[in-house]
RNA sequence: GGGCCUGUGGUGUAACCGCAGCACGGUACUCCGUCAAAGUAUCAAGUGCGGGUUCGAAUCCCGCCAGGUCCA
Repeated sequence: GGGCCUGUGGUGUAACCGCAGCACGGUACUCCGUCAAAGUAUCAAGUGCGGGUUCGAAUCCCGCCAGGUCCA
């Protein structure tokens, strides 16, 4: 330098272009003699960044950035 893959809450991981969800986690409360467990409520990402297409983009297209991998 070139090809391919990946990038979504604090962590892991979903989402045939159509409400960004699930689990773990945090917080409060209930329960309990206490803790743990359990239960209820709640917190937390607009999807790596910038453009484009579309009525509508995490999703499609282009460029860039980061990580991984292969080739040179």